[in-house]
Molecule: THF (Tetrahydrofolate) riboswitch aptamer
Organism: Lactonifactor longoviformis DSM 17459
RNA sequence: AGUAGAGUAAAUAUUGCGCGUAAAGUGCCUUGGGAUGGGAAGUUGCCCUUGGACGAAGGUGGCCGUGAAAUUCUACCACGAUGUAAUAUUGCAUCCGCUACU
Numbered sequence: 001a002g003u004a005g006a007g008u009a010a011a012u013a014u015u016g017c018g019c020g021u022a023a024a025g026u027g028c029c030u031u032g033g034g035a036u037g038g039g040a041a042g043u044u045g046c047c048c049u050u051g052g053a054c055g056a057a058g059g060u061g062g063c064c065g066u067g068a069a070a071u072u073c074u075a076c077c078a079c080g081a082u083g084u085a086a087u088a089u090u091g092c093a094u095c096c097g098c099u100a101c102u
Base pairs, nucleotide, nucleotide: 001102002101003100004099005098010090011089012088013087014086015085016084017083018082019080020079021078028052029051032048033047034046038096039095040094042092058077059076060075061074062073
């Protein structure tokens, strides 16, 4: 010098444990900030935050209770662009590095 490889934030799927269905959460727009392969820097991606718009699926039984109900508690079945952990797969663009081979 050349060739090849490793490694991020995250994303998807499955399973377990949760949250909500008297609606939070998720997603969308917006304000400010933060982290992000080993180092520097960075956004199109991610997280937190300000303000805003939109928006949903509950059902069955048991206990208490009542004129009859509701609420609370509890179990099961569902629903939600639902949270989280593990596993599998995918996986930085710039510069400088790391490993192997020539």